[in-house]
Overview
Predicted 3D model of a 74-nucleotide RNA (transfer RNA) from Methanomassiliicoccaceae archaeon UBA113.
RNA sequence: GCCGUUGUAGCACAGCCCGGUGGUGCAGCUGAUUCGUAAUCAGCAGGUCGGGGGUUCGAAUCCCUCUAACGGCU
Numbered sequence: 001g002c003c004g005u006u007g008u009a010g011c012a013c014a015g016c017c018c019g020g021u022g023g024u025g026c027a028g029c030u031g032a033u034u035c036g037u038a039a040u041c042a043g044c045a046g047g048u049c050g051g052g053g054g055u056u057c058g059a060a061u062c063c064c065u066c067u068a069a070c071g072g073c074u
Base pairs, nucleotide, nucleotide: 001073002072003071004070005069006068007067010026011025012024013023020057028044029043030042031041032040050066051065052064053063054062
């Protein structure tokens, strides 16, 4: 230098291919339960979906570009 994969909540990941309300588990907060804690149960909160731009009525999803990590080729 070229090519590929990956980037989504504090952490681990789904959703992307085939555009239509951003989810799950753990962690966190509140309440119930308990003499108290843990466990369990119920509820709540938390994400400009790596950055920017484009297409579209509508983009995490499609297109372009940049960037970071990893891998391959030279």

Background:
The organism belongs to Methanomassiliicoccaceae, within Archaea.